Predicted 3D model of a 73-nucleotide RNA (Pistol ribozyme). Its Rfam family is "Pistol ribozyme". The literature on the family includes a 2015 paper in Nat Chem Biol by Weinberg et al., "New classes of self-cleaving ribozymes revealed by comparative genomics analysis". The sequence was found by an Rfam model in a public genome assembly.
RNA sequence: GCUCGUCUGGGCGAGGAUAAAUAGUAAUUAGGCCCAGAGCGUCUUGGCCGGUGAUCGCCGGUCGGGGGUUUAG
Numbered sequence: 001g002c003u004c005g006u007c008u009g010g011g012c013g014a015g016g017a018u019a020a021a022u023a024g025u026a027a028u029u030a031g032g033c034c035c036a037g038a039g040c041g042u043c044u045u046g047g048c049c050g051g052u053g054a055u056c057g058c059c060g061g062u063c064g065g066g067g068g069u070u071u072a073g
Base pairs, nucleotide, nucleotide: 002015003014004013005012006038007037008036009035010034011033025072026071027070032040042067043066044065045064046063047062048061049060050059051058052057
């Protein structure tokens, strides 16, 4: 210098052609290493569609609303 740990900037760490990880301060949380912003994942909630089923519900898809780990250092 390049790639990676969701994205942008900074930090921390790992790897060597791969995109993972037992690493990334400790505990905690479903919440992804940390800080600011985002709101990708994730959590929660409403409408609609499909399947199952029989009116209790469960599963999947889709369109919206809300939250955006916390504590110490």